[in-house]
RNA sequence: CUUUCGGAUGGCGAUGGAGUUCGCCACAACCGCCCCGGCGAUUUUUGCCGGGGCUGAUGACUCCUGGCAGCCU
Numbered sequence: 001c002u003u004u005c006g007g008a009u010g011g012c013g014a015u016g017g018a019g020u021u022c023g024c025c026a027c028a029a030c031c032g033c034c035c036c037g038g039c040g041a042u043u044u045u046u047g048c049c050g051g052g053g054c055u056g057a058u059g060a061c062u063c064c065u066g067g068c069a070g071c072c073u
Base pairs, nucleotide, nucleotide: 009026010025011024012023013022016064017063018062019061020060021059032054033053034052035051036050037049038048039047040046041045
């Protein structure tokens, strides 16, 4: 110096907040899906960009807030 492991701490898990828990990351984790078109490539697949469409406030559970739909008063 590099790599790996363990611990602590912090951060992240497609729209807000809190608790519990799980996973991931150490400047990285993370940045949803479908269809069409264009470009690149290891070429019928994949990445990026543009356009159209769709689901969901959770990574998971619970609660709160906000939004939508239905019913009753």
Background
This is a predicted structure of a 73-nucleotide RNA (Fluoride riboswitch aptamer (crcB RNA motif)) from an Acidobacteriota bacterium. The source organism's lineage runs through Bacteria, Pseudomonadati and Acidobacteriota. Model confidence (mean pLDDT): 77 of 100.